[in-house]
Molecule: transfer RNA
Organism: Alphaproteobacteria bacterium
RNA sequence: GCCGCAGUAGCUCAGCCGGUAGAGCAGCGCAUUCGUAAUGCGCGGGUCGGGAGUUCAAGUCUCUCCUGCGGCACCA
Numbered sequence: 001g002c003c004g005c006a007g008u009a010g011c012u013c014a015g016c017c018g019g020u021a022g023a024g025c026a027g028c029g030c031a032u033u034c035g036u037a038a039u040g041c042g043c044g045g046g047u048c049g050g051g052a053g054u055u056c057a058a059g060u061c062u063c064u065c066c067u068g069c070g071g072c073a074c075c076a
Stems, first nucleotide, its partner, number of pairs: 001072007010025004019056001027043005049065005
């Protein structure tokens, strides 16, 4: 330098053929307990890696850039 894959909540990930963003764990509150853990119920938490474009509408499509991983090439 070229090609491919990935980037979504604190963490691990889901999200179909474009249609108003979810789960588990973690956190917080309450119940339960002498107390803790466990368990049950509830709550909060997201510029979907950045920017631009297409569209009535983009996590999803297009372009570009960044980061990580893998492969290939070059190496006087």